About this RNA:
This is a predicted structure of a 478-nucleotide part of an RNA (small-subunit ribosomal RNA, 3' major domain) from an uncultured archaeon. Its mean pLDDT, the model's own confidence on a scale to 100, is 81. The RNAcentral record of the full RNA draws on ENA and SILVA.
Context: one part of a larger RNA
RNA sequence: UGGCGGGGGAGCACCACAAGGGGUGAAGCCUGCGGUUCAAUUGGAGUCAACGCCGGGAAACUUACCAGGGCUGACAGCAGAAUGAAGGCCAGACUAAAGAUCUUGCUAGACAAGCUGAGAGGUGGUGCAUGGCCGUCGACAGUUCGUGCCGUGAGGUGUCCUGUUAAGUCAGGCAACGAACGAGACCCUCACUAUUAGUUGCCAUCGGAUCCCAUUGGGAUGCCGGGAACUCUGAUAGGACUGCCACCGAUAAGGUGGAGGAAGGAGAGGGCCACGGCAGGUCAGUAUGCCCCGAAUGCUCUGGGCCACACGCGGGCUGCAAUGGUAGAGACAGAGGGUUUAGACCUCGAAAGGGGAAAGUAAUCCCUAAACUCUAUCGUAGUUGGGAUUGAGGGCUGAAACUCGCCCUCAUGAACCUGGAAUCCCUAGUAACCGCGCGUCAUCAUCGCGCGGUGAAUACGUCCCCGCUCCUUGCACA
Numbered sequence: 001u002g003g004c005g006g007g008g009g010a011g012c013a014c015c016a017c018a019a020g021g022g023g024u025g026a027a028g029c030c031u032g033c034g035g036u037u038c039a040a041u042u043g044g045a046g047u048c049a050a051c052g053c054c055g056g057g058a059a060a061c062u063u064a065c066c067a068g069g070g071c072u073g074a075c076a077g078c079a080g081a082a083u084g085a086a087g088g089c090c091a092g093a094c095u096a097a098a099g100a101u102c103u104u105g106c107u108a109g110a111c112a113a114g115c116u117g118a119g120a121g122g123u124g125g126u127g128c129a130u131g132g133c134c135g136u137c138g139a140c141a142g143u144u145c146g147u148g149c150c151g152u153g154a155g156g157u158g159u160c161c162u163g164u165u166a167a168g169u170c171a172g173g174c175a176a177c178g179a180a181c182g183a184g185a186c187c188c189u190c191a192c193u194a195u196u197a198g199u200u201g202c203c204a205u206c207g208g209a210u211c212c213c214a215u216u217g218g219g220a221u222g223c224c225g226g227g228a229a230c231u232c233u234g235a236u237a238g239g240a241c242u243g244c245c246a247c248c249g250a251u252a253a254g255g256u257g258g259a260g261g262a263a264g265g266a267g268a269g270g271g272c273c274a275c276g277g278c279a280g281g282u283c284a285g286u287a288u289g290c291c292c293c294g295a296a297u298g299c300u301c302u303g304g305g306c307c308a309c310a311c312g313c314g315g316g317c318u319g320c321a322a323u324g325g326u327a328g329a330g331a332c333a334g335a336g337g338g339u340u341u342a343g344a345c346c347u348c349g350a351a352a353g354g355g356g357a358a359a360g361u362a363a364u365c366c367c368u369a370a371a372c373u374c375u376a377u378c379g380u381a382g383u384u385g386g387g388a389u390u391g392a393g394g395g396c397u398g399a400a401a402c403u404c405g406c407c408c409u410c411a412u413g414a415a416c417c418u419g420g421a422a423u424c425c426c427u428a429g430u431a432a433c434c435g436c437g438c439g440u441c442a443u444c445a446u447c448g449c450g451c452g453g454u455g456a457a458u459a460c461g462u463c464c465c466c467g468c469u470c471c472u473u474g475c476a477c478a
Stems, first nucleotide, its partner, number of pairs: 001478002003475003007472006016462002020426005027318008035309002043054002065304007075117004080111001087107003091103003121293002124291003130287001132282003135278003142181006148157003160173004186271005192238007202227002206225003209221005241264001244258005320419001324378007336367003341360001345356004385416001390411007432454008
């Protein structure tokens, strides 16, 4: 100087607690991991920071594993080769299939894998040889430098103390005075206003068109012409700064309350994220040193496996019902995607789906809601809850759904009546509930990433538990 302490002090955080809300832990299923099994069940990752992770939803491919078959030596040397090399082939045998091999030969016309080196290739090894990228400490507030001063020196000071802050943020004090990285500022989105611009967006009045009531009329529809305003979509500006008031405070920094305001004290959410540590993760994304294999540890084909199943663990989905289920009727999104594509509409089918097919290269056309509301029914039951499992029939994708896909219909109708110890997430448009889109994708989503709809309860505190930061103290540690 650091590190550590079941030493002390100060501060902080829903990856801490308290006050609350919802789960997990019990059940069935999905998925990952362990174990076991297997010819193979390829490999990696292992507290937080491995385990719906490797964008890892594997039918072939992927694929690295297993069984079986085939293919491959640039270049150099030696041996071989017009006394015919490599290659090609009918039939038969072998075979999953093959002139791949074998039997039998025919053809061909210049090279040649038999040996030695040397390569190509390697998802072979080493992440403890590495780059790059990522995780984590860190939802942290730290990490340093110049000059000066102190110390023989390692080093200290600054960076400490008091108050304050989300913050080494700021103010005051102080042998320090300044400065850099980080914090902040910054960038993006959202919330308010103004100006500006309107097509595909919007919609009053006017004119037209169509439809309805039934008639000198009344009403509906942006459908067409048209066009002020509004919505919306862009662009450019403004706006928030403790600026104003009161109180507290050292008169400071700031804190508490209030006014005005669309917004109030960091407005909300995101992006970016220091010096470094963890020999953290990744040689299986790519790159790369060294080692190894090199006619196989390379390349490829067929089939299988990664999908096994006495069992253990993690993460989810669906429920156990009446704040509900079922049937019928009705309503309202956002963000995305769309030409080998999304498909209105018509039609066949009970449905999955099939056959036609308009307009759309997109504010134009299409994909396109559910929870919710109303009515009826069920009446607390293993039920009209639940929908696992199994049987039968049908459909779709794809060469191919047996191992091993998804969907529809009928039948079947398991556990489960709210879950021990323990444990996780969350402070507002949040949690919880509800659906929609995209990624992967021929097909397959209970996953991941987004999007909107409905919309709470309870703190507004503390350091008691788990931890983190700073100061201080002890040390048989470095």